[in-house]
RNA sequence: GCCCUGGUAGUUUAGCCUGGUAGAACCCUGGUUUCAUAAGCCAGUGACCGAGAGUUCAAAUCUCUCCCGGGGCA
Numbered sequence: 001g002c003c004c005u006g007g008u009a010g011u012u013u014a015g016c017c018u019g020g021u022a023g024a025a026c027c028c029u030g031g032u033u034u035c036a037u038a039a040g041c042c043a044g045u046g047a048c049c050g051a052g053a054g055u056u057c058a059a060a061u062c063u064c065u066c067c068c069g070g071g072g073c074a
Stems, first nucleotide, its partner, number of pairs: 001073007010026004020057001028044005050066005
């Protein structure tokens, strides 16, 4: 230098191909239960999606440029 892949709640991640209200688990908070704690059960808070631009009525998703991590070729 070129190619592939990943970046989304505090953490691990789904969703992207095929555009249409961003979901789950763990964590956390409250309740329930217990002599108490843990576990279980119920409820709740939390991400506008790595940055910018473009297309579109509408972009996490499509296009372009750039940043960061991983892998491959030379």
Molecule: transfer RNA
Organism: Candidatus Nanoarchaeia archaeon